[in-house]
Context: one part of a larger RNA
This record gives sequence, C1' cells and structure tokens, in this order.
RNA sequence: CGCAGGAUAUUUGAGAGGAGCCGUCCUUAGUACGAGAGGACCGGGAUGGACGGGCCGCUGGUGAACCUGUUGGAGACCAACUCCACAGCAGGGUAGCCAAGCCCGGCAGGGAUAAACGCUGAAGGCAUCUAAGCGUGAAGCCCCCCUCAAGAUGAGAUAUCCCAGGAAGUAAGACCCCCUGGAGAGUACGGGGUAGAUAGGGCGGGAGUGGAAGUGCAGCGAUGCAUGGAGCAGACCGUUACUAAUAGGUCGAGGG
Repeated sequence: CGCAGGAUAUUUGAGAGGAGCCGUCCUUAGUACGAGAGGACCGGGAUGGACGGGCCGCUGGUGAACCUGUUGGAGACCAACUCCACAGCAGGGUAGCCAAGCCCGGCAGGGAUAAACGCUGAAGGCAUCUAAGCGUGAAGCCCCCCUCAAGAUGAGAUAUCCCAGGAAGUAAGACCCCCUGGAGAGUACGGGGUAGAUAGGGCGGGAGUGGAAGUGCAGCGAUGCAUGGAGCAGACCGUUACUAAUAGGUCGAGGG
C1' cells in the first nucleotide's frame, strides 16, 4: 500500500514446516517345531538408550544491591561501623536463569500402494495374478499428531461497534505520552494510567542467614552466657494510594 465504508475481536485452512529411531525384559510357552541340542511366529504387557519439546515442585549449579565468619590496612583513640585489597578471602543462600533434575512425545488408527503373494479368468478347448474384474501387502506415500499460515491479489468466514450530514472537525476505535511485565537488541507484544494496585515506598508474611546493637552477669584476658530464633534481610506472596502513572496532544468513516 492492497483486500470497494471505518473499526474491534474470534476463526476456517489453500498451502508450508516439523515429528517419525532403537534395545532389553516378562507373558503367551519351554508351547509349535525338533532325535536331541535348541527354540519360535502371531498377540499382550513392562522398562530403558539416544533424540526432540517444555518446566523448576524435587535433586543440584549460579546467585557482584542477601546474611555470617575472618586476614592485612585506612578513616579512627575505645565501642559500633564504613571503605581498599580478584566480590580481599571463606561458609551459606531467596527469586530468576539453568541441567546433571522433572514431565511429555514417537504411538494407536484410516486410505491408496511398491516388491511379493493370490482369487476368478480368457485371448489361445490347456495353462496363466491380467487382458475385463476382485483381494492381501512396508518403519515408505496420503491422512491422523504439533506449529506457521487469507499478500490464499482466489486477499475467506463469524460476531459486535460507529453512521441521516459534509470538506474539517469528529464517531467507533487507535496511537503519541506516562507506570510497567515471567515481553523485549530496538521496535513489537502483554498489563495498567486516579472510576487506579502498573511500578517504587511503607506495613505484614515467607524464604535465607544464624544469635545484632545496647545492657547485665562470669572471666586477669581472649572470650562466654542472658536478654532473644536475635538482628539483618535483592528479586518471593500479599496489603496499603504514601510517591509517580497529572495534564494534554495526534490520527481515524460518512450508508459504502
């Protein structure tokens, strides 16, 4: 830009892409078969490998704005702290993101076939799967399963909204702008914008760490004990308009 008015949702599926693997065990059955040794077909069930997709409840990893311990130094003399030294080093660890962790997938089923095997059967008194006709038949083909998809210009469908008047301002609706997200390179996409819980903060809770400061007691002291599962506490779960989403602007039809 188009899809013969403008919008907002939902959708059909022409077509396209993906997937498609394999082992072992149990049963049937020590049956059929076989002198024995050995040892099935068909069918049913279980479990695993690799691969693919997803996920974070579990197991773990990471977790530079979480907690603790601690070495040397500085502020800074004591205490409490802060900073520098690879995050100084070390021990843990929430969310998120991950795999080594967890779940799922291949299947089943239908159709037409290849090789192969048939039935009936002539030409050609026989025979012959083929010439007419009719079957069986593969992890392969088509469908089925997952995903994309109407620029499928053959531009589809359904529902709803706007509309009686006119050249420039509007409608439905949308965008800019702002607060943002498990969305994201940027855009885009999703949510929210006071008729508001969108983000931050406050408050409450949880996870985490592991016993704050101050005071008291014991000890010559390092230190220990009590107050007290204390204090701190990023991302988690809620609640609360405290802060900020104020105010505005721009597009966008004319009954087709």
A computed fold for a 256-nucleotide part of an RNA from an uncultured Lachnospiraceae bacterium, annotated as large-subunit ribosomal RNA, domain VI. Rfam family: Bacterial large subunit ribosomal RNA. Model confidence (mean pLDDT): 90 of 100.